[in-house]
RNA sequence: GAGUUUGAUCCUGGCUCAGAACGAACGCUGGCGGCAGGCCUAACACAUGCAAGUCGAACGAUAAACCACCUUCGGGUGGGGGACAGUGGCGGACGGGGUGAGUAACGCGUGGGGACCUACCAUUUUGUGGGGGAUAACUAUUGGAAACGAUAGCUAAUACCGCAUACGCCCUUCGGGGGAAAGAUUUAUCGCAGAAUGAUGGACCCGCGUCUGAUUAGCUAGUUGGUGAGGUAAGAGCUCACCAAGGCGACGAUCAGUAGCUGGUUUGAGAGGAUGAUCAGCCACACUGGAACUGAGACACGGUCCAGACUCCUACGGGAGGCAGCAGUGGGGAAUAUUGCACAAUGGACGAAAGUCUGAUGCAGCCAUGCCGCGUGAGUGAAGAAGGCCCUAGGGUUGUAAAACUCUUUCAGAUGUGAAGAUGAUGACGGUAACAUCAGAAGAAGCACCGGCUAACUCCGUGCCAGCAGCCGCGGUAAUACGGAGGGUGCUAGCGUUGUUCGGAUUUACUGGGCGUAAAGGGCGCGUAGGCGGAUGUAUCAGUCAGAGGUGAAAGCCCCGGGCUUAACCUGGGAAUUGCCUUUGAUACUGUACAUCUAGAGUUCGAGAGAGGGUGGUGGAACUCCAAGUGUAGAGGUGAAAUUCGUAGAUAUUUGGAAGAACACCAGUGGCGAAGGCGGCCACCUGGCUCGAUACUGACGCUGAGGCGCGAAAGCGUGGGGAGCAAACAGGAUUAGAUACCCUGGUAGUCCACGCCGUAAACGAUGUGUGCUAGUUGUCAGGCAGCUUGCUGUUUGGUGCGCCGCUAACGCAUUAAGCACACCGCCUGGGGAGUACGGCCGCAAGGCUAAAACUCAAAGGAAUUGACGGGGGCCCGCACAAGCGGUGGAGCAUGUGGUUUAAUUCGACGCAACGCGAAGAACCUUACCUGGAUUUGACAUCCCGAUCGUACCCCUUGGAAACUUGGGGGUCAGCUUGGCUGGAUCGGUGACAGGUGCUGCAUGGCUGUCGUCAGCUCGUGUCGUGAGAUGUUGGGUUAAGUCCCGCAACGAGCGCAACCCCUAUCCUUAGUUGCCAUCAUUAAGUUGGGCACUCUAGGGAGACUGCCGGUGUUAAACCGGAGGAAGGUGGGGAUGACGUCAAGUCCUCAUGGCCCUUAUAUCCAGGGCUACACACGUGCUACAAUGGCCGGUACAAAGGGCAGCGAACUCGCGAGAGUAAGCUAAUCCCAAAAAGCCGGUCUCAGUUCGGAUUGGAGUCUGCAACUCGACUCCAUGAAGUUGGAAUCGCUAGUAAUCGCGUAUCAGCAUGACGCGGUGAAUACGUUCCCGGGCCUUGUACACACCGCCCGUCACACCACGAAAGUCAGUUAUACUAGAUGUCGUUGGGCCAACCAGCAAUGGAGGCAGACGCCGACGGUAUAACUGGUGAUUGGGGUGAAGUCGUAACAAGGUA
Repeated sequence: GAGUUUGAUCCUGGCUCAGAACGAACGCUGGCGGCAGGCCUAACACAUGCAAGUCGAACGAUAAACCACCUUCGGGUGGGGGACAGUGGCGGACGGGGUGAGUAACGCGUGGGGACCUACCAUUUUGUGGGGGAUAACUAUUGGAAACGAUAGCUAAUACCGCAUACGCCCUUCGGGGGAAAGAUUUAUCGCAGAAUGAUGGACCCGCGUCUGAUUAGCUAGUUGGUGAGGUAAGAGCUCACCAAGGCGACGAUCAGUAGCUGGUUUGAGAGGAUGAUCAGCCACACUGGAACUGAGACACGGUCCAGACUCCUACGGGAGGCAGCAGUGGGGAAUAUUGCACAAUGGACGAAAGUCUGAUGCAGCCAUGCCGCGUGAGUGAAGAAGGCCCUAGGGUUGUAAAACUCUUUCAGAUGUGAAGAUGAUGACGGUAACAUCAGAAGAAGCACCGGCUAACUCCGUGCCAGCAGCCGCGGUAAUACGGAGGGUGCUAGCGUUGUUCGGAUUUACUGGGCGUAAAGGGCGCGUAGGCGGAUGUAUCAGUCAGAGGUGAAAGCCCCGGGCUUAACCUGGGAAUUGCCUUUGAUACUGUACAUCUAGAGUUCGAGAGAGGGUGGUGGAACUCCAAGUGUAGAGGUGAAAUUCGUAGAUAUUUGGAAGAACACCAGUGGCGAAGGCGGCCACCUGGCUCGAUACUGACGCUGAGGCGCGAAAGCGUGGGGAGCAAACAGGAUUAGAUACCCUGGUAGUCCACGCCGUAAACGAUGUGUGCUAGUUGUCAGGCAGCUUGCUGUUUGGUGCGCCGCUAACGCAUUAAGCACACCGCCUGGGGAGUACGGCCGCAAGGCUAAAACUCAAAGGAAUUGACGGGGGCCCGCACAAGCGGUGGAGCAUGUGGUUUAAUUCGACGCAACGCGAAGAACCUUACCUGGAUUUGACAUCCCGAUCGUACCCCUUGGAAACUUGGGGGUCAGCUUGGCUGGAUCGGUGACAGGUGCUGCAUGGCUGUCGUCAGCUCGUGUCGUGAGAUGUUGGGUUAAGUCCCGCAACGAGCGCAACCCCUAUCCUUAGUUGCCAUCAUUAAGUUGGGCACUCUAGGGAGACUGCCGGUGUUAAACCGGAGGAAGGUGGGGAUGACGUCAAGUCCUCAUGGCCCUUAUAUCCAGGGCUACACACGUGCUACAAUGGCCGGUACAAAGGGCAGCGAACUCGCGAGAGUAAGCUAAUCCCAAAAAGCCGGUCUCAGUUCGGAUUGGAGUCUGCAACUCGACUCCAUGAAGUUGGAAUCGCUAGUAAUCGCGUAUCAGCAUGACGCGGUGAAUACGUUCCCGGGCCUUGUACACACCGCCCGUCACACCACGAAAGUCAGUUAUACUAGAUGUCGUUGGGCCAACCAGCAAUGGAGGCAGACGCCGACGGUAUAACUGGUGAUUGGGGUGAAGUCGUAACAAGGUA
């Protein structure tokens, strides 16, 4: 920097990614070289070989071989030389190698200190005289399997021991005392001893620094100090005796866990963080534990002793061993190499040296483990080849890529030459590096990725499957996200993945964060330590600043050079090493000391307000109870009721009494208090605050970890009290349930005293204190001053508004959430969890402190737009209401569901499916079923062949038909006339046709719906960090976002309205098929005539709130009126904004994809779509007298008509039939309009209502009315007497009622679409139901309330806690035990050197042994801590779907 919470936004906040690094591992792949690196795990166990020896110039002895001599030829002697051994010296204590177990420590780092040692080395100085006794080797004997010894005897030394000497050395009581040596070999050295100094190395002490945990708070008896002694190389409780009682610790002792430390490495801008492989310094360790010896040096990796575990050998008696050296083996593990060469170089040990030894080291081997370098070819090359992939079928891409042509040869290969590393010799590497020659493009490219982050896109396969995934997330039939392919991108002998670290992360914030609402201010105060602290002066110089010196190892990093062809790498110099120490200075600030001051703080005096606290009294109202009176049937309670009380007298009312608790009005964004909190009145005691004034003290201050105190309500203990209220509980209701809400009761409790508890949304969700920073003629309370006595000024406290500033926004704003300072508390994603365990407190309840595993990618704050609310306001609509008529009941029609069926084709499903698609299923339609047929097909285009009438028509065979057999009739058009072209038919072939098959959730188009509702938006500007807002809100008004006014908006668009059509009035033009007033005429506008009227259909007029009055804001507009045929949109229609419903339709049509292709296509016959226990929708006809029937009689409009309408006439009861005029229609026909009106009849009944059903007989259409048409006549005469809950339509020429017509159609209409006739009732009004619009409010909703979401239960899985116990480990304490060993005591046994002694022997000195202190392993007991496991149990988390309810989000339906 990016991704990820949201519909979108800003913020908070976590998670994730891009970078770098690695001792890495794994997957795929792999040409070369250089330089590095290579058991991170089992400090697990180790076979085998090697890793520390050397010196004959310290010493004795000496095998084989050699020489000389002798010889009994077996051998012997002597000599030099020299092996294995031995004595002795030096080294095995390393500037060698390994490892990191232990160690939180003076271990390490850094800087200091003094009381020390130091072999070899350097320098200086002195000395090196003279003696003695042994002993290994060796020889002999002997034990043992072995390892290893025992005894006796011989022998040497630079081995050992006296003596002498002593400058300097050590001790000292200052008199003195003590202490050394080694020779070798030859003539020059090497040694040896004492002493001093140095160098080197080492030991000790101190300051500072050095991980985590306080759920480890107290630890400590040699402990802290002193005196004395011992001890050490040396200081010291290092050790001991005595004395004192100290020492350490909140600046973290003790305990627990983890860990070698550092230079450095890695990351980072830095500060930091992480780390401590290789290289270098220090430390520690060497199978585990302990111990000392030797030595200059060790408590000793390849030494010793003891104990333990393990392994091996054994003759069972006893022995041996220690790879965390180099190789190597087993094991563990994701994982880490050769049982190589050489001492040539560098170094080390020994030696005088030659030299020997050296798994240190130098090299080689293995490994892409890393870093660096090189290569896998270069140039030309378009027919843009082939192939692959994609395609809109044109092409594109792979791609100059390849091929082809021309070149080159690095690396690898072959051959030859052949170094440096080596100062004189000596080369493991190594015939290596390098050089030369040769051949040939020849031997040499992969890996990951391509949805966003993040560079890179298409096709196919798959179909929430298989799979991917770092985060967000992909996959349910068109996947750039899975798998494959083509193409592309990135890196390249590597590339990815995994793991770890830092970074990004300012996400622990020193640099550099926060705490009103996101996580976060302690409930409040007092106050300890600590932190911070007013003014002036002097002193000091600790902090601070500056200079100088020392140190800060080397390597590394950085800079400048140099060397390998370059680089990595190596190397020279410099810089740096931000630190520590010493020293010299400066003195502003801080500190410290002293002195002074008054502005902070406090004291004094005088006033003031107040529900501040405590104690004791006292008052009235009310409730309840008790007693009595009056009085009678109810009272009480609720949404409605009931439980309850009441005839044993309630409720009501009156009087009196009792008791307890609380204090109406005043009362107030009023007062007081630190907070909790405090309210009648009076008295007493008492804290704080404010104001005014004078004097005094002189920084006495602020904050405050721990600590102490206070601390609502509830709760607990003891004792009282108990009126009302009231958890629990009981009953009544409500309810599906109701362990609730409501009601009737009612116990703890509420009250008092004393004692606990110690928590609250203890909130201003805002720690305390101080200073500064616009205001306010808002307001409340207290005080003071001034005067004009109701104002001004000032001050303290409370509460509003509001700039700057701050804030994510909301908001805060002198009472800050502004600007600063001081101190304290607290936070670091959500859940788990304020939980578990532990500890402390508590009588208990519980409180305080306070995790982890696991799980999620969010959780959250503020604001925005919507949607929603059993939120609010305003308004509208046949929405309700007011009415009229229906539906729901009956019969039938029709559609649907269901059922049935071979099939009952398919679609439509709340409104917005259901007389819908379908404006009309007997066949056809037809998509369905059964059966029969066809396969380039019923239909289209192309190709080939044939024929020009085998087209077509008629007859005919079989058949249900499709299809098929046979026969007959019938012979195309145009031309340039060879024939060609066109057209048609048949046959064939394959491309293809065909599909009412699937997907309306891939689509177009069309349609429904909200809704003819009044809304939906844009540009510019402005406001806001932004989503967005404004405009469009507000005040009026309208049918309307209609118009007016106002306004940070000004305009505009789609909608509204208007423009269009019909209709209502008039005028005009035109009069045929229309009309007829006047004239004539007829049966008749029939005809003449006329066009005045009606009418027709063209053009105009008219209506605009235009006029008047009132209301209103001088507006818009509304109300009333006039005129007018019509009045405020005159009535009706067409017209449907942005969008919503993945609404409907792939079966109208079109269309992507998928599927079928002798079938899901095509043809045909029959059947089905018409079924029928049932349910629903929509209708028709009725139930009758406002009626039925009979007779008579009147008035329409709008349509249709040639495959048609069909008059008139005749026949039939009738449907209709026969015949036939007229009409391509203002001419003729359908055509009778019906209700109506007049007259008659019926008289309330299942009827003269009603007509279903059924029987019979017919008519018409049609190829055909059986399944399955309509109509007619005769007969039959069902249900039904006005319809439950519920529900529909309609506001005027409307409802209701009456008939007429048309489309579809051969026929079929109760449906649909139109037409006219007759012609009402009602609307107070907007409380309610439904739908809608605007504003506002709340929201945890945004798939938007059909939303979201909580808890129990059931199931599965996961981690955790408890648990009778049990197992293991660690530590401590006490006791026991006591190896080896040092030390001490003893030492009767033993002893060569010295002394005495003639000797024996004695002495000095020592040894064994014994005893003691210390003390490892081990044992017993107790305690603590940690870990494992545990029947059972507890809650928690996750899970697609489950069960029960509905607690929360809206007033969430009881806030």

A computed fold for a 1455-nucleotide RNA from an uncultured prokaryote, annotated as small-subunit ribosomal RNA.
The RNAcentral record of the sequence draws on ENA.
Its Rfam family is "Bacterial small subunit ribosomal RNA". Rfam links the family to the GO terms structural constituent of ribosome and ribosome.